[in-house]
RNA sequence: GUCUCCGUGGCGCAGUGGAGAGCGCGUCCGGUUGCGGACCGGAAGGUCGCGGGUUCGAGUCCCGCCGGAGACG
Numbered sequence: 001g002u003c004u005c006c007g008u009g010g011c012g013c014a015g016u017g018g019a020g021a022g023c024g025c026g027u028c029c030g031g032u033u034g035c036g037g038a039c040c041g042g043a044a045g046g047u048c049g050c051g052g053g054u055u056c057g058a059g060u061c062c063c064g065c066c067g068g069a070g071a072c073g
Stems, first nucleotide, its partner, number of pairs: 001072007010025004018056001027043005049065005
């Protein structure tokens, strides 16, 4: 340099055009317990890497850029 894959809460991931963006872990609050752990109930936390485009509608499709991983030279 060329090509491929990835980027979604603090961490690991799902969601591959249809509308409240979710799951697990973690955090916080409450229950339970002699106190904890485990368990049960609840809550907070995301402008979906950035900018543009297509569409009635984009996390999802297209283009550019940034970052990460890999292959080839």
A computed fold for a 73-nucleotide RNA from Actinomadura sp. 21ATH, annotated as transfer RNA. Rfam family: tRNA. By type it is a transfer RNA.